[in-house]
RNA sequence: AGAGUUUGAUCCUGGCUCAGGAUCAACGCUGGCGGCGUGCCUAAUGCAUGCAAGUCGAGCGGGGGUGGCCUUCGGGGCGCCUCCGCGGCGGACGGGUGCGUAACACGUGGGCAACCUGCCCCGGGGUGGGGGAUAGCCGUGGGAAACCGCGGGUAAUUCCGCAUACGGUGCGGCUCCAGCCGGGAGCCGCAUGAAAGGCGCUUCGGCGUCGCCCUGGGAGGGGCCUGCGGCCGAUUAGCUUGUUGGUGGGGUAACGGCUUACCAAGGCAGUGAUCGGUAGCUGGUCUGAGAGGACGGCCAGCCACACGGGGACUGAGACACGGCCCCGACUCCUACGGGAGGCAGCAGCAAGGAAUCUUCCGCAAUGGGGGCAACCCUGACGGAGCAACGCCGCGUGGGGGAUGACGCCCUUCGGGGUGUAAACCCCUUUUCUGCGGGAAGAAGGUGGGGCAACCCACUUGACGGUACCGCAGGAAGAAGGACCGGCUAACUACGUGCCAGCAGCCGCGGUAACACGUAGGGUCCGAGCGUUGUCCGGAAUUACUGGGCGUAAAGCGCGCGCAGGCGGUCUGGUCAGUCGCUGGUGAAAGCCCCACGCUCAACGUGGGAAGGUCCGGCGAGACGGCCAGACUGGAGGCAGGGAGAGGUCGGUGGAAUUCCGGGUGUAGUGGUGAAAUGCGUAGAGAUCCGGAGGAACACCAGAGGCGAAGGCGGCCGACUGGACCUGACCUGACGCUGAGGCGCGAAGGCGUGGGGAGCGAACGGGAUUAGAUACCCCGGUAGUCCACGCGGUAAACGAUGUGCACUGGGUAUGGCGGGAGUUGACCCCUGCCGUGCCGGCGAUAACUCAGUAAGUGCACCGCCUGGGGAGUACGGCCGCAAGGCUAAAACUCAUAGGAAUUGACGGGGCCCCGCACAAGCAGCGGAGCGUGUGGUUUAAUUCGACGCAACGCGCAAAACCUUACCAGGGUUUGACGUCUCCGGGAUCUGGCUGAAAGGCUGGAGUGCCUGCAAGGGAACCGGAAGGCAGGUGUUGCAUGGCUGUCGUCAGCUCGUGUCGUGAGAUGUUGGGUUAAGUCCCGCAACGAGCGCAACCCUUGUCGCCAGUUACGUGGAUGUCUGGCGAGACUGCCGGGAACAAACCGGAGGAAGGCGGGGAUGAUGUCAAGUCAGCAUGACCCUUACAUCCUGGGCGACACACACGCUACAAUGGCCGGGACAGAGGGCAGCCAAGCGGUAACGCGGAGCCAAUCCCACAAACCCGGCCUCAGUUCAGAUCGUGGGCUGCAACUCGCCCACGUGAAGGCGGAGUUGCUAGUAACCGCCGGUCAGCAUUACGGCGGUGAAUAUGUUCCCGGGGCUUGUACACACCGCCCGUCACGUCAUGGGAGCCGGCAACACCUGAAGUCUAUGAGCUAACUCUCCCUUAGUGGAAGAGGGGCAGUAGCCGAGGGUGGGGCUGGUGACUGGGAC
Repeated sequence: AGAGUUUGAUCCUGGCUCAGGAUCAACGCUGGCGGCGUGCCUAAUGCAUGCAAGUCGAGCGGGGGUGGCCUUCGGGGCGCCUCCGCGGCGGACGGGUGCGUAACACGUGGGCAACCUGCCCCGGGGUGGGGGAUAGCCGUGGGAAACCGCGGGUAAUUCCGCAUACGGUGCGGCUCCAGCCGGGAGCCGCAUGAAAGGCGCUUCGGCGUCGCCCUGGGAGGGGCCUGCGGCCGAUUAGCUUGUUGGUGGGGUAACGGCUUACCAAGGCAGUGAUCGGUAGCUGGUCUGAGAGGACGGCCAGCCACACGGGGACUGAGACACGGCCCCGACUCCUACGGGAGGCAGCAGCAAGGAAUCUUCCGCAAUGGGGGCAACCCUGACGGAGCAACGCCGCGUGGGGGAUGACGCCCUUCGGGGUGUAAACCCCUUUUCUGCGGGAAGAAGGUGGGGCAACCCACUUGACGGUACCGCAGGAAGAAGGACCGGCUAACUACGUGCCAGCAGCCGCGGUAACACGUAGGGUCCGAGCGUUGUCCGGAAUUACUGGGCGUAAAGCGCGCGCAGGCGGUCUGGUCAGUCGCUGGUGAAAGCCCCACGCUCAACGUGGGAAGGUCCGGCGAGACGGCCAGACUGGAGGCAGGGAGAGGUCGGUGGAAUUCCGGGUGUAGUGGUGAAAUGCGUAGAGAUCCGGAGGAACACCAGAGGCGAAGGCGGCCGACUGGACCUGACCUGACGCUGAGGCGCGAAGGCGUGGGGAGCGAACGGGAUUAGAUACCCCGGUAGUCCACGCGGUAAACGAUGUGCACUGGGUAUGGCGGGAGUUGACCCCUGCCGUGCCGGCGAUAACUCAGUAAGUGCACCGCCUGGGGAGUACGGCCGCAAGGCUAAAACUCAUAGGAAUUGACGGGGCCCCGCACAAGCAGCGGAGCGUGUGGUUUAAUUCGACGCAACGCGCAAAACCUUACCAGGGUUUGACGUCUCCGGGAUCUGGCUGAAAGGCUGGAGUGCCUGCAAGGGAACCGGAAGGCAGGUGUUGCAUGGCUGUCGUCAGCUCGUGUCGUGAGAUGUUGGGUUAAGUCCCGCAACGAGCGCAACCCUUGUCGCCAGUUACGUGGAUGUCUGGCGAGACUGCCGGGAACAAACCGGAGGAAGGCGGGGAUGAUGUCAAGUCAGCAUGACCCUUACAUCCUGGGCGACACACACGCUACAAUGGCCGGGACAGAGGGCAGCCAAGCGGUAACGCGGAGCCAAUCCCACAAACCCGGCCUCAGUUCAGAUCGUGGGCUGCAACUCGCCCACGUGAAGGCGGAGUUGCUAGUAACCGCCGGUCAGCAUUACGGCGGUGAAUAUGUUCCCGGGGCUUGUACACACCGCCCGUCACGUCAUGGGAGCCGGCAACACCUGAAGUCUAUGAGCUAACUCUCCCUUAGUGGAAGAGGGGCAGUAGCCGAGGGUGGGGCUGGUGACUGGGAC
């Protein structure tokens, strides 16, 4: 840092996806050790059990136990332990959680002259004297319990008066300081408010200490106010009545509408109020280059909450997690009367969930509460446990060890890989195991001494016998996971066969899968590795940094304009913006840097640095703002001038259409591709005259003019808007843009009323068509026109917002001016405004734009963010309606797009070819037969070939063989090859059995080469075992080779250069010309290659040479045969064209413009054909898918097609006679003459290895005769009989001959084939294959021998240029909509069921406050009575208090109508796949 993915390829746009990092994670596989962290993200769901807040006897009383002391023996007092209660302090801290909360809740900076503060610290002053209760307790009663009532008595640091008052407080007065407001200091007067004691020592005086009261200050803590900052939705736009302010009262620690009464009518909001959704906030964490984005778990600060809701009490502090009251839900106990409870403390349980731990140890340390202290309490905390959940560290060994073991894998079978890996040798011992030693963390406390500092002694560790150290043992106990098609690092084999499966994206899998599964190997990480989820990144893909809007998504249809944003030149002032310096603050932790401590690291400790749009002070004054003054260039005004379909209204004109009236006139007219409907003998159309009415304005007219846009066109008038030019006279920045808002706004549409000629949706009719709800024709209603009103859209487009400035040119045109010049003008030079075209720089993805910018800048507005869903639904606003504006989501796809490129295609264009059409000739398609194919049949009818380019094709020969198929009978090292061993000559010839193959069993026979010999070698036959053979079994879509086809078409490319970001272009296009990319000319191209042509064969003419077996002959020449040459090149002449290439005509010539024919087939296309010709990879079969044999089948037959043959007859048939080829073949051959037979053929044997002999008489043709239009003397199918030939064998299933039989068929529908000259057509001949064979097929050969081509519109195929394209497996393409089936999400929907907040009314707990309080009532006051005279008892009144009652408020409950929202719903709408 980028990469993959849209295309045939390219560039761009644009989305999707990947590589990185992170995690409170989870899941899969695996798992040795240690350290440090972390661990319910879900149900703020419910909780069993234990523990989490107590403590003080030095505040007080009492019960129980115990020790010892005193005793007058009744008892008294003391110590210790324990329990209960009163009292004090603490339970407001610590710990948990994230529900709620969009708020002064939080962060940051300020303010309080508007406040509080227990314990703690410092200072000042006090602590005197009285009184009254009450719990515990005792008695008694109620209750199941919880617990409660009554009576009696009692203490205090409990409660209440009184005294005193340095301070304090209230009120009044005065002075000073400060000041926007309740500020501070001092003085005077009046009034008012206190207290508690305990312990130790004591020389009994008191002292010390802990407390207590009043008061000033401090520290720390808290309360309140406030600027600024930090979520989403406008489909939430208006909200608000205590609401905003004031006055009085109340309330609070304190300000305040906090509360109340009255008064005023305000307050908030587009800089987003209100409403809805979501959310604890921050330090920070993750990511990122940064800016930013996301997050807020652990730790720390703040907030909120404690079963849900409400409330207050106590208190310095609470509206109180382990307090109280009430309502509600839930759980538990109950004797049914009534009670109890609140783990979001630590552990733990259940539930939910993908998922989150021990009912551990200890108060040793740190911290907290109480206490004088010892000490007690402390699930805070310190530790341990569980979990690879994360981070960090360590180990699972180190060295040596083979051209390299085994195993496994691959293989071209040679070998290669695993791999120094292992074994084996040497070494080490972290970790491990065992044993031994063994901390730091501890300061303090107590006792004693001492005034004290201090000294001495004793003592305190949960973790833990842990960390750590030592010794011993032994490589010993310790490796996995994912991946290997591209992205992305790492490849082979087998299995599977669009199956099973993979997949993050592109995409893999349909028999050779580097993509599935397994294995070997490899790559990456490693006690982990992968997967999934989430966040940031990559993504400049929301663009502040840092994007865009002509055609890719994107400029509002146009204007006016409020707010807002931005704003010319000069001067002065000011300083809130801006900049500089400085002070404050920005907690700690974290990040960064340095140092230090754990062996390192993680982690920790100390220090530093850094961090804000923050606050204050001082300063600067350029720029921007503000204030003041000035200017004229921006803008506007004024004067003069001309141009214009600018707008509105009124009037008016002619042409034309139609209609009406009349005349003339007669049969059509009209319309179309052609027609018909229509009109017309009731007189149309045509023509003439007259009239009516509506709409639109020919020519002028232009790339012209005007307007903001829509738009505007006869002429005249009225009213009216804007622009331009000239002058430089006036104002003096008055400007630009413009969210909302307002106005204008084509056509069509709507409303009301008119009007209506032509045109003309709908509609009717006629045509077209498979249909034709269309295109064409005949009619025709709304509408089009006018007035007024609505509507508000458009491809409202230059698909280009407005304004200003700047940046080479050329040319044209509209308006005005200047110069020069003229008689006047045009032309010419020039300025401003407008409208076009061409082009440079520059821009652009390209196309293109280019002073009228899409260039370069500035200002402002609007708009875009993948495609589809969808400009749709819902909601809202507008509208009479139609509808418009605003505007989603679910779901789904991996693309959708822009421009350009090369092709292909077009019922696009231009040019040009071809028996392509046309013009001709002969056919096919009908019949019979032959052959091939399909189909069917069959045991098998072997297989392949399938449009052209399969179908007389592979097959140039299926009776057996061939033969691959079927049935049956056999063989298993095999019918065939090779290797080893043994035997045997090879070979020939019998018998039995069998359908044959085969099986059994005889006879004869002894080879070749070398060598003196022994022996060796080669071939052959038989046998044995195993390596192996064999396969026409599969795949032509794994292949080679060969072939078909486009196409004998004229094309296909390359090098270098040039152009283009690139695909690519150029060259190869253009102008001519050719059969041809043939040649010429031109040209940013210049050359070259494969093709074309030529070179080769053949044929036509001539020459030369040679020649036997040819013809011929008396001989020569000649013919012929073979070979070698010549000849033709547009060479010559003429013509027009351009002087070229070439073309046309002509001469000569056997032949003339490539003379005819052949061979020759570019780059490529069709996954064309062939694994069955051959070869060949892979797969498959191996007593069978191999091989042998007999028989059958390939020859079937209701049909269909293809290619042919023969015909249908007289241009013919038959009979007789007669004539003329070329090219071939022949020894297992061709076979003459002759003879036999009607013939096939037989006998026969001459000749010939061939210019010699034979096949071999060519036929059509010619001559003569018969037939006479008939299913025939046409045609020959079919069938019968008898023969011939080949062959082991003609039944299935050969050919030939003879006789007999004589079928369909009388020239063939739609359609279709060949051929342009020695061609078609007709005629016969030969050959290959072959024992034989239908050949009508195929390949050749000659004989006879035409017709037609005006031409390129059309059909088919092809070439070139060009154009359009949404095609590129390329038009046999692509693709749209309905319908049918399935799945999915969603809108509407009679309704139905929930949730949330608010409103109205009713009811209303606890509780504060207020009122009342006749009832009850210890302290204080007053009056007074009794008395045992006591500190006794009692009464009344006042004051105070309480119950009770009432009122306001009030949680909750109820009723009601609405709002928002969710679910569901018969049916229904569209949508996606």
This is a predicted structure of a 1473-nucleotide RNA (small-subunit ribosomal RNA) from a Nitrospiraceae bacterium. NCBI's taxonomy places the organism under Bacteria, Pseudomonadati, Nitrospirota, Nitrospirales, Nitrospiraceae. Model confidence (mean pLDDT): 85 of 100.